Annotation: The RNA shown here (small-subunit ribosomal RNA) has 1439 nucleotides and comes from a soil metagenome. Its Rfam family is "Bacterial small subunit ribosomal RNA".
């Protein structure tokens, strides 16, 4: 220090999520040792057992045991008595507090210790042990006698002591052991008093979490007097007077929470916690309360209540692990009922000692942290295995085996240390690679890739995701990678997150500027004197405990862990000291503000007054059949006289032109005239006050339509309603009526896309030019309201740009991902509609901004193309023939489905073909290639017969017959068995290769350098003019090139040389090979234009004029287009069958429907005859096949002749002449069907082509619809070729005869180029809203109900404690009081029929609101209305 991840790609805005660090943890899978820490974080649930606070016999009396004869000596403990049980361990329940922290103070108190100064005289009443009765199950009680003390009690003394000004009054005490002959002396005590020392108690500044969807709280409350009270102050209590405290600097509620030193993180600043060590504080089953004591309202003392347990003889009693172990309960989880007082403390004692679960060890547990070890050198044929392999070979891998050494831990033995030692430690010595490695990861982040299994399936996942038959992502295996006695996961913090921005963010479009102004607090705040010294600076003091962090030295083999020693940050408190800046306070100043004064200037508000056009309504007159209305209608209106038009009254509303880019206003807004009444500005002339400002949380006012409430008004227009229409509906759009509304008065709501989506104030920072108003009057100044714009600079970009979004300064409002949601609850306003404040549960990985490129538009410009238009002929209608789809069948194999499939794959299914069906038959196979055995005249090859068969085959049985090396053995070709394999037209065109279609012969498609953008991209290739054409030219930050167009390659059409066989062509028909020819090249005219050139019209020449005409030749690319059935191939699959053979069927089926041709309806014609004339391209030895004969023909029989410019196929037809037919189902069509035949072929039944003869069917030009063609072209005629044994109306070729139209680009269909919107990008076959139905999941309302919280209100009320009283070792009542019951609220959770809404869920229903002009431009606010989206109405915005 960064990275994933919104897009087809890009910047940005933004959140999600990973890398690291810790931890009292938990899981899972593993586990060799050792130091050093460390271990109920859940039920402040419950606890059996033991053990944790005792100690003195030198303070008392008596008992008792043991040694003694005894004296006495040693014990042992119950009881008065003293001193300890207020420490020391435990826990965090409650506490938002003087708890804690930190820094001060005064009105205290202190046992045990220290120091000092005095003193310890005498009397006396009890009383426990103890005997001796009673009562009782116990626990214990109760009562008579007896008795000691360092137990009590009184009397004496009284100074430093208390009270009192004083005078005075008060108040004390114990002895014990040792010693001495003794006084006495010593220790230990007791009493007063002062000091000190430690510990405590109170008070006071500051700091101390989160809610305002907690704004008001308080009655002993704030204060004062007296009086109580306590070690002390103080409403601490208490009585009387006062009315008063505290609060937006957040009081009171509500939620959570022990408070530090510190710990973890972090570059800091901050976040975040508060285990173990320390300090403090609080608590001891809950809940009050006293005693004793120096010191407690007392964790292992008491009394009372409560709940829970236990024991009980049912009368009562006992009891308190949040001491240490255990223990049961929860729970993901947290350990021995262990050893000692050696150590360190600590209680008691004069000591010896005695107690000590504190403490010191030790057990368990990888729970963290540290260290060490599983060997170490040498070892290639790179070994056996596994795993992949292009099968060569790689890798595991020096790793192993081996060979040689070593011995940490471990295990056996044993020596020493240390001591007052519970635990311990050190050393030595033997043997022995020995006892000891795993867990996660391997698509990117993130380091590390292959096989194989699965096949949207099991599953994976921290984010983006993977997984649908070739998964580096799953599962497994090998290998890799990373850590290592651990490794991963889950959890929870901090980081990263500059994602709460103090360092450090923002608010035009992204989430954000309150709809506007006045103004309180509160924040800043112009220039200069002087004082102060709060704030700031500095210096010195003190504190901020140790222990932690940090340096440094030392101890443990190191290190983790300890130990010494040093030292700063920061931060309080005093104290001195500086004054530049804030501040306070004073004096002054004019520039900021404001004020007086003079003209001018504006749809600023507000009353009133009046005015013309228009418009309805009446009244009259003229007048007649219509009017209105629309895409088109219709309903309406009108012969009871409309519309039309004149006259004239009545009404309500808005106020043309002027007008404008204009003005005025704080915004919403303002517009015919005039008068009054008011408010702001601006400019100008002089002159005055003297910072008088700015800004603005709550606050106040004003706020557009729409809506409310009352009264009026009502011409137009018009939400709702109705009716006509449109539609698949039409609750709309268009249309007719039309109510509230819209207008006025009064009063309400408080909102808008209330927008410049842009707070308000102040200074600064090129310009040019319009404009409104005032001064000046020759430019220009002020002060508005607009344009531009490469000044700078700012921005993600668009864009701002002196009217900043540009650079500073001030003070306000909001934002912190998207839905949920501006919604639920609450609370505040409203008369209602609603308005304002304003979450969470949940889900998603996104949501958005700006701009890029493309595709899309029922956007826009421009261009083309038989695309339309013109014209010419078809098709669709009938009959056939093909094809395809349904259907049908054993099978009717399969492919090919918009254009781009459908006379297509098939250039030719009677067997074959053949992939389908049936049925019969084979199994190393019909066909290749290795290996092994076998076989040699009993064989390879082959011919013939003979059974069954339908064949294939099965079986049998004669015969003919074999080469090559070698002396031999044998070996080769060959054949047979056996094993590897063969073979599939079986699947996958969505795994491919190649080939092919389409857009489209459209004109693009793009690269390198340069420049331009942060970038994705742009530029270039856009423009302009031209072209078939990104063809060309001119311009331009683009210069140049590549693939595409043209060209170059074939024909055909001229002319020329040359060569030619087989030709009639020799002066060259033809063919063949070269060369020439056409380039807008030359001229005229005309358009338009820019110099330049482009079109367009014409002339010569020319065989040919504007690409001559035809044609191959198909750019990047798209459709997962087509093909695994043409070949090829990956991967699966079948292997006595899905392979192979054979017969014999189907592919040819038939109520139907579609494509695509043939023929034809007929007179531009049909028949018939004879007669006449012109071709080209092409095929031929398994073949064409002349000629002649036969046949009515088809054909047949003989046959020349040709491997072809020589022979054949092959007489072209339409046409031209003549005759007939005369409009008609016909001398039109020819389909069907019957005889009877050719031909080919093993074989024409299903199911061939032909020929004769008979038969003579639908059709009289064809509906919406649609297709082909611009010149040798459409139409129309015949000919030849493939394939082929036969078989074309198809398909590939050839020539013959030859039109008509084109004005045009407005349409329609494709396409191409610029531009615009876009919420598309799988690209409009696109995205997407909402209503209903299903499943889910969480939350909100709700009858009710169940929990809790805390006060209030009454009631009763233990222990205690006051008070009073009275029969005073006691008892009675007053008041207080835990608790407990009772009532009304409040408040805060849990569940809830059922309601409404919200979220989510591959493939439901209904529309089709939104995105393009979304087919009615959208979108805000507001009313109504309607399955839904939504529509109307008014106002508003442009996004």
């Nucleotide at each position: 220090a960064g990275a994933g991840u919104u897009u087809g790609a890009u910047c940005c805005u933004g959140g999600c999520u990973c890398a690291g660090g810790a931890u009292g943890a938990a899981c899972g899978c593993u586990g060799g040792c050792g130091g050093c820490g460390u271990g109920c974080c859940u039920u402040a649930g419950g606890c059996a057992u033991g053990c944790a606070a005792g100690u003195c016999a030198u303070g008392g009396g008596g008992g008792u045991u043991u040694c003694g004869c005894a004296a006495g000596a040693a014990g042992c403990a119950a009881c008065c008595g003293g001193c300890a049980g207020a420490c020391g361990g435990g826990u965090g329940a409650g506490u938002a507090a003087c708890g804690c922290g930190u820094a001060g103070g005064a009105a205290u108190c202190u046992a045990c210790c220290c120091u000092g100064a005095a003193a310890u005289g005498g009397a006396g009443c009890a009383u426990a042990g103890c005997u001796c009765a009673u009562c009782g199950a116990a626990a214990g009680a109760u009562g008579g006698g007896g008795u000691a003390a360092u137990u009590c009690u009184c009397c004496a003394u009284a100074g430093u002591c208390u009270c009192g000004u004083a005078a005075g009054a008060g108040u004390a005490a114990a002895g014990u052991a040792c010693u001495u002959a003794a006084c006495u002396g010593u220790a230990c005590g007791u009493u007063u008093c002062a000091g000190g020392a430690u510990g405590a108690g109170c008070c006071u500044g500051c700091g101390u979490c989160c809610u305002a969807u907690c704004a008001g709280c308080u009655a002993g409350u704030u204060g004062g007097u007296g009086g109580g009270g306590u070690a002390a102050u103080g409403g601490c209590c208490u009585a009387c007077c006062a009315a008063g405290g505290c609060u937006u600097u957040g009081a009171c509620g509500g939620g959570u929470a022990g408070c530090u030193g510190g710990a973890c993180u972090g570059a800091g600043a901050g976040g975040u916690c508060g285990a173990u060590c320390a300090g403090c504080c609080a608590c001891a089953a809950c809940u009050g309360c006293a005693c004793u004591u120096a010191g407690a309202c007392a964790c292992g003392g008491g009394c009372a209540g409560u709940a829970c347990a236990c024991c009980u003889a049912c009368g009562g009693g006992u009891g308190g692990c949040a001491g240490c172990a255990a223990c049961c309960a929860g729970g993901a989880a947290u350990a021995u009922u262990g050893g000692g007082c050696a150590a360190u403390g600590g209680g008691c004692g004069a000591a010896a000692g005695c107690c000590u679960g504190a403490c010191c060890c030790a057990g368990c547990g990888a729970c963290g942290c540290c260290g060490c070890g599983u060997g170490g050198a040498g070892g290639a044929u790179g070994a056996a295995g596994g795993c992949c392999u292009u099968a060569g070979g790689g890798u595991c891998g020096u790793a192993a085996a081996c060979u040689c050494c070593u011995u940490u831990u471990g295990a056996u033995a044993g020596u020493c240390c240390c001591u007052u030692c519970a635990c311990g430690g050190a050393c030595u010595a033997u043997a022995g690679a020995a006892u000891a490695a795993g867990c996660c990861u391997c698509u990117a982040c993130u380091a590390a890739c292959u096989a194989c299994g699965u096949g949207c399936c099991a599953g994976a996942a921290g984010u983006c995701u993977c997984g649908g038959u070739a998964a580096u992502a799953c599962g497994u295996a090998g290998g890799a990678g990373g850590c290592a006695a651990g490794c991963g996961u889950u959890a929870u913090c901090c980081g990263g997150a500059u994602u709460c921005a103090u360092u450090g963010g923002g608010c035009g479009u992204a989430a954000a500027g309150u709809g506007u102004g006045c103004g309180u607090a509160g924040g800043c705040g112009g220039u200069u004197u002087a004082a102060u010294a709060a704030g700031u600076c500095u210096u010195a003091a003190c504190u901020u405990a140790a222990a932690u962090a940090c340096u440094a030295u030392g101890g443990c083999u190191c290190a983790a862990c300890c130990a010494u020693a040093g030292g700063a940050a920061a931060a309080g408190u005093u104290a001195g000291g500086a004054u530049a800046c804030u501040a306070u306070u004073u004096g002054a100043c004019u520039u900021g503000a404001g004020g007086a004064u003079u003209g001018u200037u504006a749809g600023g508000g507000a009353u009133g007054u009046c005015g013309g056009a228009a418009c309805a309504g009446c009244u009259a007159g003229u007048g007649u059949a219509g009017c209105a209305g629309u895409g088109a209608a219709a309903u309406g209106c009108g012969u009871u006289g409309a519309u039309a038009u004149u006259a004239g009254c009545u009404g309500g509303a808005a106020c043309a032109c002027c007008a404008a880019a204009g003005g005025c206003g704080a915004a919403g807004g303002c517009a015919g005239a005039c008068a009054u009444c008011u408010g702001g500005g601006a400019u100008u002339u002089u002159c005055c006050u003297g910072a008088c400002g700015c800004u603005g949380a709550g606050g106040c006012a004003c706020g557009a339509a729409a809506g409310c409430u009352a009264g009026g008004g009502u011409a137009g227009c018009g939400a709702a309603a109705c009716a006509g229409a449109u539609u698949a509906g039409a609750u709309a759009c268009c249309u007719g009526u039309g109510u509230a509304g819209u207008c006025c008065u009064a009063g309400c709501c408080g909102u808008a896309a209330a927008c410049u989506a842009u707070g308000u104030c102040c200074g600064c920072u090129a310009g040019c030019u319009c404009u409104u108003g005032g001064c000046a009057a020759u430019u220009g100044c002020c002060a508005g309201g607009g344009g531009u714009g490469u000044a700078a600079g700012c921005u993600a970009a668009c864009g701002c740009g002196u009217u900043a979004a540009g650079c500073g300064g001030a003070c306000c409002g909001c934002c912190u991902g998207g839905g949920g949601a501006g919604u639920a609850c609450g609370g505040c306003c409203g008369c209602a509609a609603g308005g304002c404040u304003a979450a969470a549960a949940c889900u998603c990985a996104a949501a958005g901004g700006a701009a890029u490129u493309g595709a899309c538009g029922g956007g826009g410009a421009c261009c083309c193309g038989c695309a339309c238009a013109a014209c010419c002929g078809g098709u669709g209608g009938a009959g056939c023939g093909u094809g395809u789809g349904g259907u049908u069948c054993a099978a009717u194999u399969c492919g090919a489905g918009a254009c781009a499939a459908a006379a297509c794959g098939a250039a030719g299914a009677a067997c074959c073909u053949c992939a389908c069906c049936a049925a019969g038959g084979u199994u190393u196979g019909a066909c290749a290639u290795g290996u092994a055995g076998u076989c040699g005249u009993u064989u390879a090859u082959u011919u013939c017969c003979c059974u069954g068969g339908a064949a294939a085959c099965a079986g049998g049985g004669a015969g003919a017959a074999a080469u090559c090396c070698g002396c031999a053995a044998g070996g080769a070709u060959g054949a047979u068995u056996a094993c590897a394999c063969a073979g599939g037209u079986g699947c996958u065109g969505c795994a491919u290769g190649g080939c092919u279609g389409u857009c489209g012969u459209c004109a693009g498609c793009u690269c390198g350098u340069g420049c331009c953008g942060u970038g994705a991209g742009g530029u270039g290739u856009u423009c302009c003019c031209u072209u078939a054409a990104g063809u060309g030219g001119g311009g331009a930050a683009a210069c140049g090139a590549g693939c595409g167009c043209a060209a170059c390659c074939c024909g055909c059409g001229u002319g020329u040389a040359a060569u030619g066989u087989u030709a009639a062509a020799u002066a060259u028909u033809c063919a063949u090979u070269g060369c020439a020819g056409a380039c807008g090249g030359u001229c005229c005219c005309g358009a338009u234009u820019u110099u330049a050139g482009u079109c367009g019209g014409g002339a010569a020449g020319g065989a040919a004029g504007g690409a001559g005409c035809g044609g191959a030749a198909g750019a990047c690319g798209u459709c997962a287009a087509g093909u695994c059935a043409g070949c090829a191939c990956g991967g699966c699959c079948c292997u006595u069958a899905u392979a192979c053979c054979u017969u014999g069927g189907g592919c040819u089926a038939c109520a139907c429907a579609c494509a695509c041709a043939c023929u034809a309806c007929a007179a531009u014609g049909g028949c018939g005859a004879a007669a006449a004339a012109c071709a080209a391209u092409g095929g031929g030895u398994u073949g064409c096949a002349a000629g002649c004969c036969g046949g009515u023909a088809a054909c047949g029989g003989c046959a020349a002749g040709c491997u072809a410019a020589u022979c054949c196929c092959u007489u072209a037809a339409a046409u031209u002449u003549c005759g007939c037919c005369u409009c008609a189902g016909u001398u039109c069509a020819g389909a069907u069907u019957g005889a009877g035949g050719u031909c080919u072929g093993c074989a024409a039944c299903c199911u061939g082509a032909c020929c004769u003869c008979a038969u003579g069917a639908a059709g009289u030009c064809g509906g919406a619809a649609u297709c082909g063609g611009u010149a040798g072209u459409a139409a129309u005629c015949g000919c030849g070729g493939a394939u082929c044994a036969g078989c074309a109306u198809g398909c590939c070729g050839c020539g013959g005869u030859g039109a008509a139209u084109a004005c045009g680009u407005u349409c329609u269909c494709g396409g191409g180029u610029c531009u615009u919107g876009u919420a598309c990008a799988c690209a409009c076959c696109g995205c997407c809203c909402g209503u209903c139905a299903a499943g889910g999941c969480a939350g909100c309302a709700a009858a009710g109900u169940c929990g809790g919280g805390g006060g209030u209100a009454g009631a009763u009320g233990a222990a205690g404690g006051u008070c009073a009283c009275u029969u005073u070792u006691a008892g009675u009542g007053u008041c207080c009081g835990a608790g407990u019951c009772u009532a009304a609220a409040u408040c805060c959770g849990g569940c809830g029929a059922u309601g409404a809404a919200g979220c989510u869920u591959a493939a439901g229903u209904c529309g089709u609101a939104a995105c393009a002009a979304g087919g009615u431009a959208u979108c805000c606010c507001u009313a109504g209305c309607c399955g839904a989206a939504g529509c109307u109405g008014g106002g508003g915005a442009u996004g």